[in-house]
RNA sequence: GAUCCGUUAGCUCAGCGGGAGAGCACUUGCUUGACAGGCAAGGGGUCACUGGUUCAAAUCCAGUACGGAUCACCA
Numbered sequence: 001g002a003u004c005c006g007u008u009a010g011c012u013c014a015g016c017g018g019g020a021g022a023g024c025a026c027u028u029g030c031u032u033g034a035c036a037g038g039c040a041a042g043g044g045g046u047c048a049c050u051g052g053u054u055c056a057a058a059u060c061c062a063g064u065a066c067g068g069a070u071c072a073c074c075a
Base pairs, nucleotide, nucleotide: 001071002070003069004068005067006066007065010024011023012022013021018055026042027041028040029039030038031037048064049063050062051061052060
């Protein structure tokens, strides 16, 4: 440098045109002598950014940024 993949909650990820979600973590209550565990309830999101397509975009298209893989170049 080229190609491909990825970017969604604190972490790990699902979702791939019309409701933003799961597990873990976190908070509160119950349970316990206390902890762990269990049960119940709850909080937490510019869906990386910009633009485009569309009645409607996390989802499709282009660019940018960041991360990863492979190949090439150099040495």